[in-house]
Context: one part of a larger RNA
């Protein structure tokens, strides 16, 4: 010199992109943040329409729906970085040891039956939470049987080194309707695409003042698990496995892409923004599922908060805002589905603190501006003087011009595609015209040397500076104040960590 999520002084005018808990994975009030489907079913209906009426009402249609039942997603998106020296990442493989909802291509199919349940009626407990008994009812829920292209699974004989390929016997094993008649949709097989599971080389920390370690330990049989291979797990048997190319132990940290520096080697870091990994009060287990051992399920169990009628009971912001504490220190309890993606629906369209914007901080990088010419009697005023004078200094002032920006008026997008229409949070925002009127806008540091810029009065080893050398004890260009210079500038230094 550069860097930076910075902090703290002193200052401060726009805009534009961007960027803001590094500390307590501390605690949390309130409110959002995961819903959708009436084109699966049942039911409900305050109103609307048709049509009856004994004028109380009843049928039927369209709509339209809090709850239930059912499907589908909630395993995406979003945060955090605590664990973690690990097949966690990276990277190069391997799976003949593997899985795959949704979507895409190809076979083949979907007959027949049946018994329930919630809602919802009713008694009923409880303070509440949440229940308990009886009682109807539907289905894209649930079961049976039938077919079996196919697939599982056993046998027999071929193939292949092996679980791979094809014969062939026997068992077993599917389906579900909705429709606005276009369609959607359901069932087995196989084959894709996109995900992933899992093993396997090589890499990328400190510490030897950690030198030995290991008993499901390391190998075999047999069995269980699994989507799948193994000590994953159990039984029995051997007695082995790992280590100075550092086992084991101990600190420390999520890796990576990249980022800062720097001719480069290298060093340093991993914020933001992409891709992996871990967690979601702590700790364990599991259920549902294509997928989880599941942040806004769910079951114990533990600290914590909080209701209780004391008998029991809720709750989890490291989602966005916001609160408290911690701290040098980090923003709005904001607006929108308009655009991007994304879940459901056939769609209209619901949802969406993903996302898009807008508000706050000179936090960071870029722009721009605080005006421009003329202007000497070198005006007052300051401040030095040798007293002559010098310098502040064309600086002011004045006289002429401009209006970047200000402020007030006036128009006004793009971003919006689909056959048309109509749809824009941002925002009456950018942008453009008019008017006004020099108008609304400069400051830090710093002048001993290193280092650019000196002078004078004050103080007098006092008060005080300082990055390093070092200045101050009576003429201090090192202190404090003036005047004057120097540097950079809406910033200027100071701290403090990297090269």
């Nucleotide at each position: 010199g550069g860097a930076u999520g910075a902090a703290c002084g002193c200052u401060g005018g726009c805009g534009g992109c961007g960027u803001g808990c590094c500390u307590a994975a501390u605690a949390c009030a309130u409110g959002c943040a995961a819903a959708u489907c009436g084109a699966g079913c049942g039911a409900u209906g305050a109103g609307g329409c048709u049509c009856c009426u004994u004028c109380g009402g009843g049928a039927g249609u369209a709509c339209a729906u809090c709850a239930g039942c059912g499907g589908c997603g909630a395993a995406c998106g979003g945060g955090u970085g605590a664990g973690u020296a690990a097949c966690a990442c990276g990277u190069a493989g391997g799976u003949g040891a593997c899985u795959u909802g949704c979507c895409c291509c190809g076979a083949a199919g979907a007959u027949g039956g049946g018994g329930a349940u919630a809602a919802c009626c009713u008694c009923u407990g409880g303070a509440a939470a949440c229940g308990g008994g009886g009682g109807c009812u539907a289905a894209u829920a649930c079961c049976c049987a039938a077919u079996g292209u196919g697939c599982u699974c056993g046998g027999u004989g071929a193939u292949u080194c092996g679980g791979u390929u094809g014969a062939u016997c026997g068992a077993g094993u599917a389906a579900a309707g909705c429709u606005c008649c276009g369609g959607c949709g359901c069932u087995u097989c196989g084959g894709g695409a996109g995900a992933g599971g899992c093993c396997u080389g090589c890499g990328g920390c400190c510490c030897a003042u950690c030198a030995g370690c290991u008993a499901g330990u390391u190998g075999g049989u047999a069995g269980g698990g699994u989507a799948a291979c193994g000590g994953c797990c159990u039984a029995c048997c051997a007695a082995g496995g790992c280590a100075g190319a550092g086992a084991c132990g101990g600190g420390u940290a999520g890796g990576g892409g990249g980022c800062g520096u720097g001719a480069g080697a290298g060093c340093g870091c991993g914020g933001a923004c992409c891709c992996c990994c871990a967690c979601a009060c702590u700790g364990g287990c599991a259920c549902u599922g294509c997928g989880a051992c599941a942040c806004g399920g769910g079951c114990c169990a533990g600290a914590c908060u909080c209701c209780u009628a004391c008998g029991g009971g809720a709750g989890g912001c490291a989602g966005c805002a916001g609160u408290a504490a911690g701290g040098a220190a980090u923003a709005u309890u904001g607006c929108g589905c308009a655009a991007u993606g994304g879940a459901c629906g056939a769609a209209a369209g619901u949802c969406a603190g993903a996302c898009g914007c807008a508000g706050c901080g000179a936090c960071g990088c870029c722009g721009c501006g605080u005006g421009g010419g003329c202007g000497a009697u070198g005006a007052a005023g300051g401040c030095c003087u040798u007293c002559g004078g010098g310098u502040u200094g064309u600086a002011a002032a004045g006289c002429c011009c401009u209006u970047u920006u200000a402020u007030g008026g006036g128009g006004g997008a793009a971003g919006a595609g689909a056959a048309a229409a109509a749809g824009g949070a941002c925002g009456g925002u950018a942008c453009c015209c008019c008017a006004u009127g020099a108008a609304u806008a400069a400051g830090u540091c710093c002048c001993g040397g290193c280092u650019a810029a000196c002078u004078a009065c004050g103080u007098g080893c006092c008060a005080g500076c300082a990055g390093c050398c070092g200045c101050g004890g009576u003429a201090a260009a090192a202190c404090g104040u003036a005047g004057g210079g120097g540097a950079c500038a809406a910033g200027c230094g100071u701290u403090a960590u990297c090269c």